[in-house]
RNA sequence: ACAAGAUAAAGCCAAACCCGCCGUGAGACGGGGACGGAAAGCCAUGGAUCUCCCCAAAAGGAGAUUGCCAGGUUACCUAA
Repeated sequence: ACAAGAUAAAGCCAAACCCGCCGUGAGACGGGGACGGAAAGCCAUGGAUCUCCCCAAAAGGAGAUUGCCAGGUUACCUAA
């Protein structure tokens, strides 16, 4: 340095649910809360799922999720 990830150390994030608040909605944000996470940091790029509009349908348009899977990019620690 690469690969890998301990019942290690120091820290980090925060599902469901509840409250507030924004949105037609999927959902976002803040507070509480921890199921989990080694990229659960960042990017909607590909796929996937979901919402709204439109449409007879197919198609099309606008969105959401990176804690669904890939990809890109950056990064802490370290035993075997």
Predicted 3D model of an 80-nucleotide RNA (c-di-GMP-I riboswitch aptamer) from a Campylobacteraceae bacterium.
It matches the Rfam family "c-di-GMP-I riboswitch aptamer". Its family is annotated with cyclic-di-GMP binding in the Gene Ontology.
Lineage of the source: Bacteria > Pseudomonadati > Campylobacterota > Campylobacterales > Campylobacteraceae.